[in-house]
Context: one part of a larger RNA
RNA sequence: CUGGGCAUAAAGCGCACGCAGGCGGCCAUGCAAGUCAGAUGUGAAAGCCCACGGCUCAACCGUGGAAUUGCAUAUGAAACUGCUUGGCUAGAGGACGGUUGGGGUGAGUGGAACUCCUGGUGGAGCGGUGAAAUGCGUAGAUAUCAGGAGGAACACCAGUGGCGAAAGCGGCUCACUGGACCGUAACUGACGCUCAGGUGCGAAAGCUAGGGUAGCGAACGGGAUUAGAUACCCCGGUAGUCCUAGCCGUAAACGAUGGGUACUAGGUAGGGGGGAUUCCUAUGGUCUUCUCUACCGCAGCAAAUGUGUUAAGUACCCCGCCUGGGGAGUACGCUCGCAAGAGUAAAACUC
Numbered sequence: 001c002u003g004g005g006c007a008u009a010a011a012g013c014g015c016a017c018g019c020a021g022g023c024g025g026c027c028a029u030g031c032a033a034g035u036c037a038g039a040u041g042u043g044a045a046a047g048c049c050c051a052c053g054g055c056u057c058a059a060c061c062g063u064g065g066a067a068u069u070g071c072a073u074a075u076g077a078a079a080c081u082g083c084u085u086g087g088c089u090a091g092a093g094g095a096c097g098g099u100u101g102g103g104g105u106g107a108g109u110g111g112a113a114c115u116c117c118u119g120g121u122g123g124a125g126c127g128g129u130g131a132a133a134u135g136c137g138u139a140g141a142u143a144u145c146a147g148g149a150g151g152a153a154c155a156c157c158a159g160u161g162g163c164g165a166a167a168g169c170g171g172c173u174c175a176c177u178g179g180a181c182c183g184u185a186a187c188u189g190a191c192g193c194u195c196a197g198g199u200g201c202g203a204a205a206g207c208u209a210g211g212g213u214a215g216c217g218a219a220c221g222g223g224a225u226u227a228g229a230u231a232c233c234c235c236g237g238u239a240g241u242c243c244u245a246g247c248c249g250u251a252a253a254c255g256a257u258g259g260g261u262a263c264u265a266g267g268u269a270g271g272g273g274g275g276a277u278u279c280c281u282a283u284g285g286u287c288u289u290c291u292c293u294a295c296c297g298c299a300g301c302a303a304a305u306g307u308g309u310u311a312a313g314u315a316c317c318c319c320g321c322c323u324g325g326g327g328a329g330u331a332c333g334c335u336c337g338c339a340a341g342a343g344u345a346a347a348a349c350u351c
Base pairs, nucleotide, nucleotide: 003323004322005321006320007305008304012319014201015200016199017198021194022193023192025088026087027086028085030083031082033081034080035077036076037075039073040072041071042070049065050064051063052062053061054060091191092188093187095184096183097182098181099180103177104176105175106174107173108172109171110154114150115149116148117147118146119145120144121143125136126135162169163168206247207246208245209244210243211242215241216240220236221235222234223233258318259317260316261315262314263313266296267295268294269293270292271291272290273289274288275287276286277285279284300307301306324351325350326349333344334343335342336341
């Protein structure tokens, strides 16, 4: 490079936006760049291939042909791609009406629990474990009542329920704000899909500065256990966990499954809308339609497990990635970072 692949064997970037690029709906017109047709010129000779011939044969040699898949020129064709012009509405978007939701940001606020403080009652234990001990307590603990302070998290509702691109989002109220879905169809008229580079978002831990610190709790101290115990258990406890501003940019960032479009049996359940309806009565039931989320399953696919209209089926478009194990996601270099480190990424050698 050509292939073959990427749920679990190596392989989908954590997620999105998006320039270049690639790809792109229906009808008509023209052009003729791609495309196609025959023609002309050229495509040296030798060689290869075919036929015939010359050395007794062959190798070798000679003559002729074919081939030289290419390039150029002019002519022609117009289905497809492209370009031009005009039109269309099924893609996409907008408008109007409606719906749902822990989507986001900020401010305020509530109760339970917990710890601490003050006071009352009370008077010897409490706590903890497998059992203990360290620890707390007559300077009055634990328990209990009243009052106060503080920080963090929001029981029940709660649901293979909802929302979000992913990370993620859960007390309540208000303000600002993003998206999705349903219905109408009188608007725009292909405005679309994907996306190297780029840009933004990105759990936890960690870092910088300032605040905060109830509980929990790396490190650390102590008590146990044990042969030892740098652990598991217990008593303490700093960073951290929380807030503000700024970094970091990684995860089993998982559906281990990139995005888009179309098509291909059904059944069940749940969430959000619309329509119809003898029912039964309007909170409903039944039928139906759009959308989302789960389970089962035909065909198909698959090494099997499984997957199966939410595909891992059938196809097309675009991107990313893989190419035996170790060495190694390492070294070196470069870029980024305050650092920790991150990104990119080998080879020798070895099996």
The part of an RNA shown here (small-subunit ribosomal RNA, central domain) has 351 nucleotides and comes from a metagenome. Model confidence (mean pLDDT): 88 of 100. Rfam family: Bacterial small subunit ribosomal RNA.